[in-house]
This is a predicted structure of an 85-nucleotide RNA (c-di-GMP-I riboswitch aptamer) from Salinibacillus kushneri. The coordinates come from a structure-prediction model, not an experiment, and the mean pLDDT is 85.
RNA sequence: AUCAGACAAAGGCAAACCUAUUGAAAGAUAGGGACGCAAAGCCACAGGUCUUAUGUAUAAUAGUAAAGAUGGCUGGGCUGCCUGA
Numbered sequence: 001a002u003c004a005g006a007c008a009a010a011g012g013c014a015a016a017c018c019u020a021u022u023g024a025a026a027g028a029u030a031g032g033g034a035c036g037c038a039a040a041g042c043c044a045c046a047g048g049u050c051u052u053a054u055g056u057a058u059a060a061u062a063g064u065a066a067a068g069a070u071g072g073c074u075g076g077g078c079u080g081c082c083u084g085a
Base pairs, nucleotide, nucleotide: 002085003084004083005082012037013036017032018031019030020029021028022027035072041078042077043076045075046074047073048070049069050068051067052066054065055064056063
């Protein structure tokens, strides 16, 4: 450096739920809390999924545009601990 994650060791993160804040919403942030995770560390480029304050359309919905969210949905990119080959 590359590949792998079986036995370890030191650790790390934190689902659901509750409280507070924020947002139109999906959701996010902080605290509590642990379902789990070898990248459950970071990044919205591609796909998927979710939302609809706004535009358009409609008798009204649906639809559609656009915007937003999701990295603990998948791929991809970057970085990292230990061990083995």